[in-house]
């Protein structure tokens, strides 16, 4: 939408570590008059220069009528005359008919119908109504006439001028062409009576009478009659005029206008009307947008949308404008005319240079421009126009055809069947598995195609008539035949794999993707959507509630005007009439058809088309209704206001006045220091400061009081008096009677700071000067100081002018304080209590208290609302660029209002959570500080590392958490690195095929540094099958200390053995989360108690596990001569657990302190390392993904090399000595090793050793006599030493093929640097440090002074947590999350872009003033021409306005890769910070002033709540 039924609104991605929310940006959809890529089979509907309204060749596109008429020509039938000829006939000529071609008068028709949309913001359109202010040719009705006259003229003849268009002279003629005259109403004009509305002026009623003026034409036909003519009157179509509504953007366009706005008279007009003009008056329009500027044809529709909208305005229809540009008229009913006409002017073309002709925005078609847009068909057979009486012309309107996948809508590209799941390709975990019933194959059909054959409608009205047309459809033959592609496949958003490829090439709508494992680039496979189409680009609408009427917002996200008056505007208390504009209802007329919807129908469906119904949400009539608003009349008192009263105030102005106190001044005391800072220094002082006393002067501010306090519109206001004056709340309820709210503009206040003129100038104090700090320091700090701060009068007009909350007015549940003011009550007394009005604040502090409801994104807010609701006003629409440019107004001026674009970025942002961080705050803990004992950093030596050399010094580690590290053994091998020189299926591992001998192995010769190469010899087992095994030769393949630890596994290393990491379930929160885990004791511990919306759990902490300390039981290889006993050693038990006492805390966790015990609060040590952090470490221990190399980056050898050497770091080691060194002697361990081995007596050598060999598979023996500081004696006597041992010579010893680079040890000589170690640093809290010495793995020896491990003597000192790392819990800020080694500003200098200014310069637009002035109308003037005037288009000068384009040069923006200097925000960002103004500085910026908290901390006051 009438009812019933029934239709009716979809969201996603992307700001963050995650969340919520504001808010932009993209996307999914739907259209096209469409382009562009890649493809392309077929039909029907439709549609097809959107741009240069730019130019056009060429053709055609508006002509008919002879039944108006004049001629000229010609066929045809005829009559006739004249010559010729007997005749037929033949010329010539007259006439009569039917006809045709042309010319030319006349008449209609050309004003339609076709194109285009330049122009127009208008009554151009639209929709409604008006004309009594009006026209009508052709056509319809209906009345009534057409009577006489006459004057001309084209064609045509002659003739003259031009090249040509064309012109001109003279002579004839005709009409439905022209001229007069006549007759005249029911037309027109004037005048006059009556009626009816009427104030008039007028209108109506076809009212009446009089006067005046105005007509005409014929033609055909035998005729009948037809067609025509004139006058009227009515229609019917069709138009002119005019009125209300409605109809883009700008105000950075705010004043327009002189025919302007109105009268009068006049003129003109189919007609009102300044339509024109003469005079009079000065008026009209404008904020409800005049005027101007930009854009545009307008409706019907049209595309989207759920709608309301929103954009459009091409095909069709209506309507307006144009027709080469501009002007003008003529002709006609009708035009100021697209294929008429005169001028002008641009452009083309002819031209004999004198002159002329032309207008595709008609269909066709061309050129240009462009991304881009068809055939110089075919017919008038159909619908239609125009002539015509008709036949019939004409018609590029139409009807068709024809070319564009440009759009719709339809149809096909075959069906069935067919596993061995063929081949090919792709993937693969190598099994396989996809593409896939797909193919082949088999069997069938023929839409479509080709071919043969019939074959329409559309023609209506008896015949005839079809351009399309041999088309549509119909019937047969042929044969799976002739027909698939185009995007996607990271998310949105439907589809995944493999290969290149290496921030390269590329991709992309947004978000993002690629840096060697890319579903995101390229290609393949596979998939998925769509389909003769399919993506892309462009625009539109929709999502987007993202301009919000339906349906947003403004406390912090964009947004409340700094505040008040207060005029238009808009809204408005209570009651009753009346009216009937809004508003409702009901009829009614319109809303052109199409187009939309339902329903039928007609084409083989459909598209498409035709009925029929409804609708078109607008408009105007007519009738009704009285609720609500409005008007209007009367009333009311609640809302405004006035009065009376009595109080409260830093309200305001002006005037006088009062003390502290800083500074100066002058005098007095009185001596060397003062001020300042972290610390100084500038500076002030012996010319006497500073201090201190006393006068003096001046400015300026106003201590306690004071307070959550008052009071003003806001800004603001503060000793104290006194004037003047404004506003407000309470009280009475005395008057008036909606007088009310809120306000665009406008008007008036309106901190600081700034400005102008005069004054004033104590202090403070921008610039400016020193001094400090600093890398610098235009700055924080200090010492001066000028402007200014102050006063008076004028500007400025801003602020974080904030409560970031506009004003009014109702309404919503409680409690406290306060200020002012009234009432009760009691009282001397308003002292106090209690209610009450009106304001100002608060319900937070470990707990005890409160904020409900409701609102909020969330913080919050809640009777002073950010609730609920009304009314009016101001403001927003992503970030930036920008509160900026230009205009424009204000202002001395600084600046203020007001207020863009271009270009860019995909986010800016508000709130709150987890973390991390602070040069934040709190509590704890750690050899972390501090008390202490040894060192370290200086020598000298080892070792290791950078460096640097080198053929090569192989590679790895790098702050802590690398550096005596991997390395627990680099002469050789090790070995990886380099320089020769050799191998290639290889040193090493499987398999296959083929050949050879039959072993390999092992001798032995040559050449060579070996490696290897060349030769010789000697050679296997056996089931006899060339079987196992070897060796050669080919392929698969090995191999690699190459690459990548930012492809990995394992493993370690740090935080850290710190105590924290987490889950389920529930609670709360919209959500991230949070909670528990937080707090209060406690502990080495998240240990453990309380207590608490949590209850429970896990990994971790502790225990369970080795070793140690006692004790006991068994054993007994060892000891001992032997036995027993104890040590000892095996392996069993046992013992500590705050068990017991006192204290203390909370009766609790626990702690403090005793007894007892071998051990006493974890006894003491070791293994044992949470969830993670560091892209930490390692592809060279091993392992492994990818990748690279394969006569080498492989594998072998030999000699070098990892041992170099201005230097700089780490790490030890010795030592400077007298606590020591040296000699002699004397003592006491423990835990290890040991068969290729540890090695004894013994003898030799000064020694390293050497020779010997007993013993010993080891509680047995041997290393080992054994310890070594330590003990007793003795020398040294403080010195470069009798400290201290490097370098270095000689000579040797041992392993080892070999010690030359590059071994270790012995003895003999030599005797260096050091004499206790700068800034700094490091370990340790008890059997620890320190100090001694012993073993031992690695290993043929050894560079070990290293590393593990053992026993041996053996201290010191801890107030204590301010500081210094680290590290945990808890709060706070935060703009950071790659987490502060973080983010980030701003100047320079490089590129690039837009857009503004700019001396100029160039072009457009509209208009002015002035000159001139064409055709034409009009006027004037002529007999006519000609002439004049006047309006006027182009042009011409001129100054100016607006718009655009260029433009040297300065200036700011924006964006860039890792550039330079700094270090200004975020944390208290190291001077909080930001806002206005002002000075000043390379820049962030800094200072000065008044403001705000959108400031951390801490302390104090006040409030609350309880007592």
């Nucleotide at each position: 939408a009438a009812c019933u039924u029934u239709a009716u609104u979809a969201g996603a991605g992307u700001u963050u570590g995650a969340u919520c929310c504001u808010g932009g940006c993209u996307c999914a959809g739907g259209a096209u008059g469409a382009a562009c890529g890649c493809u392309g089979g077929c039909g029907g509907c439709g549609u097809g220069u959107c741009u240069a309204a730019g130019g056009c060749a060429u053709g055609c596109a508006a002509g008919u009528c002879g039944a108006a008429u004049g001629c000229u020509u010609u066929g045809c039938c005829g009559a006739u005359u004249g010559u010729a000829g007997c005749a037929a006939u033949a010329c010539a000529g007259u006439u009569g008919g039917c006809g045709g071609a042309g010319c030319a008068u006349g008449g209609c028709a050309a004003a339609c119908g076709g194109g285009a949309g330049a122009g127009u913001a208008a009554c151009a359109c639209a929709u409604u109504g008006g004309u009594a202010a009006c026209u009508u040719a052709c056509c319809c009705a209906g009345a009534g006439g057409a009577c006489g006259a006459g004057a001309a003229u084209a064609a045509u003849c002659c003739u003259g001028c031009g090249a040509a268009a064309g012109c001109g002279g003279g002579a004839a003629u005709a009409a439905u062409a022209c001229u007069c005259g006549a007759u005249a109403a029911a037309a027109g004009c004037g005048g006059g009576g009556g009626g009816a509305c009427a104030a008039a002026a007028g209108u109506c009623a076809u009212u009446c009478c009089c006067g005046c003026u105005u007509a005409a034409a014929g033609c055909c036909g035998c005729a009948a009659g037809g067609c025509g003519c004139c006058c009227u009157u009515g229609g019917a179509g069709a138009g002119g005029c005019c009125u209300a509504u409605g109809u883009c953007c700008u105000a950075u366009c705010a004043g327009c206008u002189a025919g302007u706005u109105g009268g009068u008279g006049a003129g003109g007009u189919a007609a009102a009307a300044g339509c024109u003009c003469a005079c009079c008056a000065a008026g009209g329009c404008u904020a409800c947008g005049a005027c101007g500027g930009g854009u545009a044809c307008c409706g019907g529709g049209u595309g989207u949308g759920a709608g309301a909208g929103c954009a459009u305005g091409g095909c069709c229809c209506g309507g307006c404008u144009c027709a080469c540009u501009g002007g003008g008229a003529c002709u006609g009913a009708g035009a100021c005319a697209c294929u008429g006409c005169c001028c002008a002017g641009a452009c083309u073309c002819c031209u004999a240079c004198g002159g002329g002709a032309g207008g595709c925005u008609g269909c066709a078609g061309u050129c240009a421009a462009g991304a881009a847009u068809c055939u110089u068909c075919c017919u008038c057979a159909a619908u239609g126009g125009c002539c015509g009486a008709a036949a019939g012309g004409c018609u590029g309107a139409a009807g068709g055809a024809g070319c564009g996948a440009c759009g719709c809508c339809g149809c096909g590209u075959g069906a069935u069947u067919g596993a061995u799941g063929a081949a090919g390709c792709c993937c693969u975990u190598c099994g396989g598995g996809g593409u896939g019933u797909a193919a082949a194959g088999a069997u069938c059909u023929u839409u479509u195609a080709a071919c043969c054959g019939g074959g329409a409608c559309g023609a209506a009205a008896c015949a005839a008539u079809g351009a399309c047309g041999g088309u549509a459809c119909c019937g047969g033959u042929u044969g799976a035949a002739u027909a698939a592609g185009g995007g996607g496949c990271u998310g949105c958003u439907a589809a995944c794999c493999u290969c290149g490829u290496g921030c390269c090439a590329g991709c992309a709508g947004c978000a993002g993707c690629g840096g060697u494992a890319a579903u995101a680039c390229g290609a393949g496979g596979g998939c998925c959507c769509c389909a003769a189409g399919c993506g892309u680009u462009a625009u539109c609408c929709g999502g987007a509630u993202u301009u919000a009427u339906u349906g947003g917002g403004c406390g912090u996200a964009a947004a409340g005007c700094g505040u008040a008056u207060g005029c238009a505007g808009g809204u408005g208390g209570u009651u009753u009439g009346u009216c009937g504009c809004a508003u409702c209802u009901u009829c009614u007329g319109u809303u052109a058809a199409a187009u939309c919807c339902c329903g039928a129908a007609g084409c083989u469906c459909a598209a498409c088309u035709u009925c029929g119904g409804g609708g078109c949400u607008g408009c105007g009539g007519a009738a009704g209704a009285g609720a609500u608003g409005g008007a209007u009349a009367a009333a009311c008192u609640g809302g405004a206001g006035a009065c009376c009263g009595g109080a409260a105030g830093a309200g305001g102005c002006a005037a006088g006045u009062g003390g502290a106190a800083u500074u100066g001044c002058u005098g007095g005391u009185g001596u060397a220091g003062g001020g300042g800072u972290u610390a100084a220094a500038u500076c002030c002082g012996u010319u006497a400061a500073u201090a201190u006393c006393a006068g003096c002067a001046g400015g300026a501010a106003c201590a306690c009081c004071a307070a959550a306090u008052g009071c003003g519109a806001a800004a603001g206001c503060a000793g104290c008096u006194u004037g003047c004056u404004u506003g407000g709340a309470c009280g009475g309820u005395u008057c008036u009677g909606a007088c009310a709210c809120u306000c665009a503009g406008a008007u008036a206040c309106g901190a600081a700071a700034g400005c102008g003129u005069g004054g004033g100038g104590a202090g403070c104090g921008a610039a400016u000067g020193g001094g400090a700090u600093u890398a610098g320091a235009u700055a924080c700090c200090c010492c001066a100081g000028u402007a200014g701060u102050c006063c008076a009068c004028g500007c400025c007009g801003u602020a974080a002018a904030c409560u970031a909350u506009g004003a009014a007015u109702g309404c919503u549940g409680a409690g406290c304080a306060u200020u002012g003011g009234a009432a009760g009550u009691a009282u001397c007394g308003a002292c106090c209590c209690u209610u009450u009005c009106a304001g100002u604040g608060c319900u937070g502090u470990c707990u005890a208290c409160c904020u409900a409801a409701g609102u909020u994104a969330a913080c919050a807010c809640c009777u002073u609302a950010a609730g609920c609701a009304u009314u009016c006003c101001g403001c927003c629409u992503g970030g930036g660029g920008a509160g900026u440019a230009c205009g424009a107004g204000c202002g001395c001026a600084a600046g203020c209002u007001u207020a863009a674009a271009a270009c860019u970025c995909a986010a800016a942002g508000g709130a709150a959570u987890a973390g991390a961080c602070g040069g934040g705050g709190a509590c704890c803990c750690g050899c972390a500080c501090a008390a202490g004992c040894g060192g370290u950093g200086g020598a000298g030596c080892a070792u290791g590392u950078g460096g640097u050399u080198u053929a090569a010094u192989u590679c790895g580690a790098c702050g802590g958490u690398a550096a005596g590290c991997g390395a627990g053994g680099a002469a050789c091998c090790u070995c990886a690195c380099c320089a020769a020189g050799g191998c290639u299926u290889g040193a090493c591992a499987u398999c296959u095929a083929g050949c050879u001998g039959c072993a390999g192995a092992c001798u032995c010769c040559c050449g060579g540094a070996a490696a290897c190469g060349g030769g010789a010899g000697a050679g296997c087992c056996u089931u006899c099958g060339a079987g196992g095994g070897u060796g050669c030769u080919a392929g698969a393949c090995a191999g690699a200390u190459g690459c990548u630890g930012c492809a990995u596994g394992g493993u370690u290393g740090u935080c850290g053995u710190c105590a924290g990491c987490u889950c389920g379930u529930g609670u709360c929160g919209u959500g991230a989360g949070a909670u528990g885990u937080a707090c209060c004791g406690u502990u080495a511990a998240g240990u453990c108690g309380g207590a608490a919306a949590a209850c429970g759990a896990g990994c971790g902490c502790a225990a369970c596990c080795c070793c140690u300390a006692c004790u006991c039981u068994a054993u007994g290889u060892u000891u001992u001569a032997c036995u027993a006993u104890g040590u000892c050693a095996u392996a069993g038990a046992g013992a500590a657990c705050u068990g017991c006492c006192c204290g203390u805390u909370u009766u609790a966790a626990g702690u403090g302190g005793g007894a007892g015990g071998a051990a006493g609060g974890c006894g003491g040590g070791g293994a044992u390392g949470a969830c993670g952090u560091c892209a930490a470490a390692u592809c060279a221990g091993c392992a492994u993904g990818g990748u690279u190399c394969u006569u080498a980056c492989g594998c072998c050898u030999u000699g070098g090399g990892c041992u170099a050497c201005a230097c700089a770091c780490g790490u030890g080691c010795u030592a400077c000595a007298a606590u020591g060194g040296g000699a002699a002697g004397u003592a006491c361990a423990a835990a290890g090793g040991g068969a290729c081995g540890c090695c004894a007596a013994a003898u030799c050598g000064c020694a390293a050793g050497a020779u010997g060999g007993a013993g010993c598979u080891a509680a047995u023996c041997c290393u080992a006599u054994a310890a070594a500081a330590a003990c007793u004696u003795c020398c040294c006597c403080c010195a470069g030493u009798u400290c201290g041992g490097a370098u270095u010579g000689a000579g040797g010893u041992c392993u080892g093929a070999a010690a030359c680079u590059c071994g270790a040890c012995c003895u003999c000589a030599u005797g260096a640097a050091g004499c206790c170690g700068g800034a700094a640093u490091c370990g340790c809290u008890a059997g620890u440090a320190a100090a001694c010495g012993c073993g031992u793995a690695u290993c043929a020896g050894c560079a070990a002074c290293g590393g593990c491990g053992c026993g041996u003597u053996g201290a010191a000192u801890a107030c204590g947590u301010u500081c210094u790392c680290g590290g945990g819990u808890c709060u706070u800020g935060u703009a950071c999350u790659c987490a502060c080694c973080g983010c980030c500003c701003g100047u320079c200098a490089c590129g690039c872009c837009a857009a503004g200014a700019g001396a100029g310069u160039c072009g457009g637009u509209a208009a002015c003033a002035c000159c001139u002035g064409a055709a034409g109308c009009g006027c004037c003037u002529u007999a006519a021409c000609c002439g004049g005037c006047a309006c006027c288009a182009a042009g011409g000068u001129g100054g100016g306005a607006c718009c655009g384009a260029u433009g040297a040069u300065a200036g700011g923006g924006g964006c860039g890769a890792a550039g330079u200097c700094g270090u200004a925000a975020c944390a208290a960002g190291g001077c909080a910070u930001c806002c206005g103004u002002a000075g000043c500085g390379g820049a962030a910026g800094c200072u000065g002033u008044g403001g705000a908290u959108g400031g951390a901390u801490c302390a104090c006051c006040u409030c609350c709540u309880u007592u």